[in-house]
RNA sequence: GGCAUAGUUCAAUGGCAGAAUAGCGGUCUCCAAAACCGUUGAUGGGAGUUCGAAUCUCUCUGCC
Numbered sequence: 001g002g003c004a005u006a007g008u009u010c011a012a013u014g015g016c017a018g019a020a021u022a023g024c025g026g027u028c029u030c031c032a033a034a035a036c037c038g039u040u041g042a043u044g045g046g047a048g049u050u051c052g053a054a055u056c057u058c059u060c061u062g063c064c
Base pairs, nucleotide, nucleotide: 001064002063003062004061007021008020009019010018015051023039024038025037026036027035044060045059046058047057048056
């Protein structure tokens, strides 16, 4: 100096936190896989600024 968001890989002009994949349930199948439908799950800790913070500021922690 850079980075930290779901189990994982990544998005998100200060204004509803999303996708893929994984997990779970279902449809289909003799069974399973695949496919399709549904569903669960996250902003590293603390403080500040602001009507409003994943986003801006400070600090701590961890990684490079």
Transfer RNA from Algoriphagus formosus, 64 nucleotides, folded computationally.
Its Rfam family is "tRNA". By type it is a transfer RNA.
Model confidence (mean pLDDT): 85 of 100.
NCBI's taxonomy places the organism under Bacteria, Bacteroidota, Cytophagia, Cytophagales, Algoriphagus.
RNAcentral records the identical sequence in 3 taxa.
RNAcentral holds the sequence, with entries from MGnify.